[in-house]
Context: one part of a larger RNA
RNA sequence: CUGGGCGUAAAGCGCACGUAGGCGGCUUUCCAAGUUGGGGGUGAAAUCCCUGGGCUUAACCCAGGAACUGCCCUCAAAACUGGAAGGCUAGAGUCCGAGAGAGGUGAGUGGAAUUUCCAGUGUAGAGGUGAAAUUCGUAGAUAUUGGAAAGAACACCAGUGGCGAAGGCGGCUCACUGGCUCGGUACUGACGCUGAGGUGCGACAGCGUGGGGAGCAAACAGGAUUAGAUACCCCUGGUAGUCCACGCCGUAAACGAUGGGUGCUAGUUGUCAGGCAGCUUGCUGUUUGGUGACGCAGCUAACGCAUUAAGCACCCCGCCUGGGGAGUACGGUCGCAAGAUUAAAACUC
Numbered sequence: 001c002u003g004g005g006c007g008u009a010a011a012g013c014g015c016a017c018g019u020a021g022g023c024g025g026c027u028u029u030c031c032a033a034g035u036u037g038g039g040g041g042u043g044a045a046a047u048c049c050c051u052g053g054g055c056u057u058a059a060c061c062c063a064g065g066a067a068c069u070g071c072c073c074u075c076a077a078a079a080c081u082g083g084a085a086g087g088c089u090a091g092a093g094u095c096c097g098a099g100a101g102a103g104g105u106g107a108g109u110g111g112a113a114u115u116u117c118c119a120g121u122g123u124a125g126a127g128g129u130g131a132a133a134u135u136c137g138u139a140g141a142u143a144u145u146g147g148a149a150a151g152a153a154c155a156c157c158a159g160u161g162g163c164g165a166a167g168g169c170g171g172c173u174c175a176c177u178g179g180c181u182c183g184g185u186a187c188u189g190a191c192g193c194u195g196a197g198g199u200g201c202g203a204c205a206g207c208g209u210g211g212g213g214a215g216c217a218a219a220c221a222g223g224a225u226u227a228g229a230u231a232c233c234c235c236u237g238g239u240a241g242u243c244c245a246c247g248c249c250g251u252a253a254a255c256g257a258u259g260g261g262u263g264c265u266a267g268u269u270g271u272c273a274g275g276c277a278g279c280u281u282g283c284u285g286u287u288u289g290g291u292g293a294c295g296c297a298g299c300u301a302a303c304g305c306a307u308u309a310a311g312c313a314c315c316c317c318g319c320c321u322g323g324g325g326a327g328u329a330c331g332g333u334c335g336c337a338a339g340a341u342u343a344a345a346a347c348u349c
Base pairs, nucleotide, nucleotide: 004320005319006318007303008302012317014201015200016199017198021194022193023192025088026087027086028085029084030083031082033081034080035077036076037075038074039073040072041071042070049065050064051063052062053061054060091191092188093187094186095184096183097182098181099180103177104176105175106174107173108172109171110154114150115149116148117147118146119145120144121143125136126135162169163168206248207247208246209245210244211243215242216241220237221236222235223234259316260315261314262313263312264311267294268293269292270291271290272289273288274287275286276285277284278283279282298305299304322349323348324347331342332341333340334339
C1' cells in the first nucleotide's frame, strides 16, 4: 500500500465558521466525456501457460497455439454518473403569529455574611485542636449593641431543570444583541452536507501594563506531629494570585474518554418548552422539539449501547498501526517569557 479499525485495548482535532476539493432531491429533452456492445489497428522477439518434437533423461533447445488483462481508431446504445437547457417542492432558506431560557456585552442597584475602624455595655479570658502550642487579651480582648468603610461572592428558589458550538453561564433592574422551539404554509426553488489549508472562539494556571485587595491562599515564617519531618493532615500568621481594564498565552480526564450530516429500525416511563382535540376545567388522548431512566431486535471481546445507538446504510473530514526511547532531540512556525505546535532516529525488549 491493500486491508482492518478509533466508548474502555493504539486511535475523534477542545469547539465553530468557512476556501479548495469530495459527495448531493424529484422530473422532461438534448449531448455522448465516463460507461456498455460490435468491428478494425497495434500490443517486437524472448519469457510465462498449453500441445507436440530434439539431445539416453532432466535442465536446455525447437515448432505451433493461447495469452500479452493495455492503448488508439470507428460504428452504435442512452439505463446510471457527468454536461447543457427547462420544470417541480418533500431538502435548505425567507416571511407572518406566538413561546421559553443562569445565551452574550455594557451600565446601574440590593440584602445577608466576612474583615477592619469608631463609640457604648462588660470582665478575664479568648482562639484553636485528637490533645496542645504558636497567636490575641487588664494599653480592656472574646461576647454583645449602635455606626462607618471596603472588596468579593450571590443562601433559599434549585431540579439526571434551562441556555450556549464548545469553553462555559446563577441576586435584581434597564439598554443593546445572538441563537432556538412551536403554529400558519404566503414566498425563493436544491440555494444542500462535509470540509485539507485558513480564520475566529477557547476553563484553570501563567505573563505584560495600570488599578484594586475583604475573605481565601502557592511561596515563606512559626507552632504541632514524628526517631527525624526541609512533608502530607492540623493550627497561627502571610506574599504573589484570586477581582477589574486592556493585551498575550492556547493548553486540560477541553470527557459522553463516543467527529459532523441524512434516512431507516419494538416499546414502557419521568421531566422541560409549545401545539391540537375532547370533556367532567384539570385531567385524558395525540403531536413537535429537548433532556433522563429502563428495555426488544440488532451490535459488542466483555462491560455495555440500544430512535440522544456503540443497530442498519450512505457522504465528507480527522486519527491509529507492538512496548520503551518520546510527545523527546534537531529543524521550522508561533510566543515577552513560561512554553505551545509540527515531529524523528540510533539503541533496546